Record summary
Transfer RNA from Romeriopsis navalis LEGE 11480, 72 nucleotides, folded computationally. The prediction has a mean pLDDT of 81. It matches the Rfam family "tRNA".
[in-house]
RNA sequence: AUCCAGGUGGCCAAGUGGAAAGGCGACGGAUUGCAAACCCGUCUAUCGUGGGUUCGAUUCCCACCCUGGAUU
Numbered sequence: 001a002u003c004c005a006g007g008u009g010g011c012c013a014a015g016u017g018g019a020a021a022g023g024c025g026a027c028g029g030a031u032u033g034c035a036a037a038c039c040c041g042u043c044u045a046u047c048g049u050g051g052g053u054u055c056g057a058u059u060c061c062c063a064c065c066c067u068g069g070a071u072u
Stems, first nucleotide, its partner, number of pairs: 001071007010024003018055001025043005048064005
């Protein structure tokens, strides 16, 4: 330098045009002699950044940034 994969809550991670599942976690409760485990409820996402297309973009297009890999 070129190419490939990825960037989504505090963490992991699904979704790929009609607007974001799940798990961990935190908080409250139930239970317990007290805890752990289990159970119930609640909370947390301008989807890397900036533009474009569209009635509508996490999703499609362009540029850039970051991480990992391949080739030279």